The RNA shown here (transfer RNA) has 72 nucleotides and comes from Solobacterium sp. The same sequence occurs in records of 2 taxa. The sequence is in RNAcentral, with records from ENA. Its mean pLDDT, the model's own confidence on a scale to 100, is 83. Its Rfam family is "tRNA". By type it is a transfer RNA.

[in-house]
């Protein structure tokens, strides 16, 4: 120095053009003699940074920053 993936909530995953979901933790409430556990809600993300397409972009393009791999 090329080449491939990958950077989304606190953690771990999804969304593959139409306004970001589950799961886990957290609060709260319930249930319990109390604790877990189980049931309910609820708040948490400006999707790694900068720019282009586009009516819209986590999704397609450049660039660049980390981070695994693979050649050499």
């Nucleotide at each position: 120095u090329g080449c491939g993936g990958g950077a989304u909530a606190g953690u771990g995953u999804a969304a593959a053009g139409g306004u970001a979901a589950c799961a886990u933790a957290u609060u709260a409430g319930g249930c319990u003699c109390a604790u877990a556990a189980c049931c309910u809600a609820a708040g948490g993300a400006u999707u790694g940074a900068a720019g282009g397409u586009u009516c819209g972009a986590c999704u397609c393009c450049u660039u660049c920053u980390c981070c695994c791999g693979c050649c050499a």